[in-house]
Predicted 3D model of a 74-nucleotide RNA (transfer RNA) from a Chloroflexota bacterium.

RNA sequence: GCGCCCGUAGCUCAGUGGAUGAGAGCGUCUGGCUACGAACCAGAAGGUCGGGAGUUCGAGUCUCUCCGGGCGUA
Repeated sequence: GCGCCCGUAGCUCAGUGGAUGAGAGCGUCUGGCUACGAACCAGAAGGUCGGGAGUUCGAGUCUCUCCGGGCGUA
């Protein structure tokens, strides 16, 4: 250089034949329980889905470009 894959919550990820409300587990916070904790139970906060542009009535999902990471190849 070329080819392929990945980027979604603090962390690990799901969602990829375009419309259900952007979600799960862990973590964090609040309350309950307890003599106090852990565990357990209930609830809450937290994301403009890597940046930008395009297509579309509508994009996490399709297209282009850029950025970052990984693998292969000479």
The prediction has a mean pLDDT of 80. Its Rfam family is "tRNA". Rfam describes the family as follows. Transfer RNA (tRNA) molecules are approximately 80 nucleotides in length. The family's RNA type in Rfam is transfer RNA.